[in-house]
RNA sequence: GACGGCCGCCGCCCGCCGGGCCCCUCGGGGCGAGGCGGGGGGAGGAAAGUCCGGGCUCCACAGGGCACGGUGGUGGGUAACGCCCACCGGCCGCGAGGCCAGAGCCAGUGCAACAGAAAGCAGACCGCCCGGCGGGCCCCUCGGGGUCCGGCGGGUAAGGGUGAAACGGUGCGGUAAGAGCGCACCAGCGGGGCGGGUGACCGUCCCGGCUCGGUAAACCUCACCGGGAGAAAGCCCGAAUAGGGAGGGAUGACGCGGCCCGCGUCGUUUGGACCUCCGGGUAGGGCGUUCGAGACCGUCGGCGACGGCGGUCCUAGAGUCAUGGUCGUCACCGGUCUCCGGACCGGGACAGAACCCGGCUUAUU
Repeated sequence: GACGGCCGCCGCCCGCCGGGCCCCUCGGGGCGAGGCGGGGGGAGGAAAGUCCGGGCUCCACAGGGCACGGUGGUGGGUAACGCCCACCGGCCGCGAGGCCAGAGCCAGUGCAACAGAAAGCAGACCGCCCGGCGGGCCCCUCGGGGUCCGGCGGGUAAGGGUGAAACGGUGCGGUAAGAGCGCACCAGCGGGGCGGGUGACCGUCCCGGCUCGGUAAACCUCACCGGGAGAAAGCCCGAAUAGGGAGGGAUGACGCGGCCCGCGUCGUUUGGACCUCCGGGUAGGGCGUUCGAGACCGUCGGCGACGGCGGUCCUAGAGUCAUGGUCGUCACCGGUCUCCGGACCGGGACAGAACCCGGCUUAUU
């Protein structure tokens, strides 16, 4: 995990009984808490995190900007996306393939351990070269010349050494020694032409010595996107009592009394008691709520993500919280033994709907 037995849990439907309530033409009829019986349904690949994107609902909303947050190659898919597909470019890998937050550090600001002379308007430690000065040695035609050492002033990024990185690389020329200083080729950058592609981009040719980088999931700049809250959203029905409004309203109301008369009090002006109607809110109830960007199958289009058409199906909807436990058989996984037929022992995770979808991420037998 599959099937079956037994015991439970939560909704739905049907039948019977039914405390009670309502209506009545008094024959009866309707509603119904609850009980019994039967039927049928009952978690997931992530239901999770709530990280993105939508549907739905209410509120807000002239237009523009700032702030804040997000995204960042191109084309497509989609309701939409930060998701998916195909392609381009870069990096890694022998390869299948994997990774990229993949615009801009010539707008500005910032950062970079250790080592090293020097790392942000670079830099002279050793070395190389030039020019004075001082000294030693050698030669000499006595005017000088050569060589070495020390120190001073300058030039130099070729060579050594440090580093992840030292101002393109190789060669020739050039030079006192050197240097894109000049030239050829290569690499990069910028500009232009032609060809291919929807495009990112690719190929090729020409020109310019233009030639030190890294870092923007660092501040920042540019382009594009984003109104807020969420199911306790929200919508509908709606008592009793109190209060509000409108109309009617003297024939009244209460007490004494068995009742009537009568008497007393209140009221008849500001409209009181009482009656009828209206509207708001509360308790409570219902909807939203599960039929939906749905699932499965077939077919067609497309490299693909996906889309069109046809058919079939209905698949949890609670409101203190259901969807479980146990036993048997089999399957699966791991281990031990084996006469290779099998036998024995052990294991079953992560987790769990609550308005609904599309993703991503995380957990897991």
The prediction has a mean pLDDT of 76. Bacterial RNase P class A from a marine eukaryotic metagenome, 365 nucleotides, folded computationally. The RNAcentral record of the sequence draws on MGnify. Rfam family: Bacterial RNase P class A. The family's RNA type in Rfam is ribozyme. Of the family's consensus pairs, 95% are formed in the model.